[in-house]
Context: one part of a larger RNA
RNA sequence: CGCACACGGUGGAUGCCUUGGCGAUAACAGGCGAUGAAGGACGUGAUAGCCUGCGAAAAGCUGCGGCGAGUUGGCAAAUAAACAUUGACCCGCAGAUGUCCGAAUGGGGAAACCCACUCCUUUGGAGUAUUCUUAUCUGAAUCUAUAGGGUAAGAAAGCAAACCUAGGGAACUGAAACAUCUAAGUACCUAGAGGAAAAGAAAUCAACCGAGAUUCCGUCAGUAGUGGCGAGCGAAAGCGGAACAGCCCGUAUGAUAUAGUCGUAUUAUGAGCAGAAUGGUCUGGAAAGUCCAGCGACACAGGGUGAUAGCCCCGUAGGCAAACAUAAAACGAUAGAACUAAGCAUACAUAGAGUAAGGCGGGACACGAGAAAUCCUGUCUGAACAUGGGGGGCCCAUCCUCCAAGGCUAAAUACUCGUUAUCGACCGAUAGUGAACCAGUACCGUGAGGGAAAGGUGAAAAGAACCCCAGCGAGGGGAGUGAAAUAGACCCUGAAACCGUGUGCGU
Numbered sequence: 001c002g003c004a005c006a007c008g009g010u011g012g013a014u015g016c017c018u019u020g021g022c023g024a025u026a027a028c029a030g031g032c033g034a035u036g037a038a039g040g041a042c043g044u045g046a047u048a049g050c051c052u053g054c055g056a057a058a059a060g061c062u063g064c065g066g067c068g069a070g071u072u073g074g075c076a077a078a079u080a081a082a083c084a085u086u087g088a089c090c091c092g093c094a095g096a097u098g099u100c101c102g103a104a105u106g107g108g109g110a111a112a113c114c115c116a117c118u119c120c121u122u123u124g125g126a127g128u129a130u131u132c133u134u135a136u137c138u139g140a141a142u143c144u145a146u147a148g149g150g151u152a153a154g155a156a157a158g159c160a161a162a163c164c165u166a167g168g169g170a171a172c173u174g175a176a177a178c179a180u181c182u183a184a185g186u187a188c189c190u191a192g193a194g195g196a197a198a199a200g201a202a203a204u205c206a207a208c209c210g211a212g213a214u215u216c217c218g219u220c221a222g223u224a225g226u227g228g229c230g231a232g233c234g235a236a237a238g239c240g241g242a243a244c245a246g247c248c249c250g251u252a253u254g255a256u257a258u259a260g261u262c263g264u265a266u267u268a269u270g271a272g273c274a275g276a277a278u279g280g281u282c283u284g285g286a287a288a289g290u291c292c293a294g295c296g297a298c299a300c301a302g303g304g305u306g307a308u309a310g311c312c313c314c315g316u317a318g319g320c321a322a323a324c325a326u327a328a329a330a331c332g333a334u335a336g337a338a339c340u341a342a343g344c345a346u347a348c349a350u351a352g353a354g355u356a357a358g359g360c361g362g363g364a365c366a367c368g369a370g371a372a373a374u375c376c377u378g379u380c381u382g383a384a385c386a387u388g389g390g391g392g393g394c395c396c397a398u399c400c401u402c403c404a405a406g407g408c409u410a411a412a413u414a415c416u417c418g419u420u421a422u423c424g425a426c427c428g429a430u431a432g433u434g435a436a437c438c439a440g441u442a443c444c445g446u447g448a449g450g451g452a453a454a455g456g457u458g459a460a461a462a463g464a465a466c467c468c469c470a471g472c473g474a475g476g477g478g479a480g481u482g483a484a485a486u487a488g489a490c491c492c493u494g495a496a497a498c499c500g501u502g503u504g505c506g507u
Stems, first nucleotide, its partner, number of pairs: 001506009015492001016456002020427002022424007029416002031159002039101003042055003046079002049075003061095006070083003106115003116128005130156009163194001164192005174181001178228001204211002215242005225233002246408003249352001250348005260334005266328005272320002278293003282289001294311002296300001302314003357381008367393001388403005443450002463491001466478004
């Protein structure tokens, strides 16, 4: 040095586990904000720090309701001091307080800071931004007035995951290059709204038969078409379904339901209550396992307990419950077209013009100017008035059908930041969220931004008193605990690479 065997070290794979994720179903909710949000800064405890809670009334204050014996949140024990059957702590509902920044709004500002003024019942409190609307007081040049100024009341603003509408709007890419075209009206930007939004009651389709607002799904159909007729793009009628709902806009008169407001009980939700039935033997550290004998079940869903528990615990099935708050529908009262809004009767009126259409240039329609109808409009023109007008894919006639240039409208549809309940031939710590752990943290970057690693003693800390070596070490050896300490905190299991010790053989 090699080989073999045995025993170790290192290392953290594997197995098992799960506090965390992922996906889904049902119901709810779909907003918060000048009564100061979202998000933060700084404080706040008997005790230093961080998290959580809270706000100078500061891990809390008050009231009401629930519960019933312990409590003073977590890491995280200990001591001190307290509270509590005169009902604490905890849970639900309603209120009070709520520093400073932040739309941030008295002025300023390098966010959490600096500097004011006015008034009042003055250890203190309140007000003072801007814009718009309404009302009102004033008030120039300039007589009346107007502009301007002041005051009061109300509203707005900012944030938020996706869904929605509108205004703007790419490129990579594909066409095997590339320019029309495509990608795509996508990504992205901006504005605005709602729990949905948008659309919507035919100047629609159809085809000589008829249908009867809109939206969504299936089909029609990759059809008809469109297209450097390339790549590609790509309908509609009709049919079958989901869901259905229709209305208003002038004047005058009259009567009265609804909405609204108030009340009553009900239901649901927001704390909770009650909830059946087992003992022994054996093994074992421990019984839920074994054996023996029982019992419950509208409950053998699930979880926990020292191994695998219907009958030990929490629960589960079935049943019950609210002073207060929210929501829904119902009933009763009130009011009398009035704040909103789509009612009824009678009489008389009325029925949308720089519009339709046309020229030029664009855009939208599945449709790229094409035979190109239809819709929108930058620009230039410019009708008719129901004896009228639009459409039926150039255009004309006949015929059919509808009535533009004003407005409103639930449901079926889209989505999920979130709440509650339940589920999974989903993951199980290099997986599953980036994040199971104090993670958008540490760290990197001037910044926009990028972005980790890191779970497991044991049933219970019983977490090793005491002794020895040693630096008042680290680490170890005894002793002790424990079923086990090769479970000793670098702690379950503990693979391999890699490094040793011992023995044997070989060289």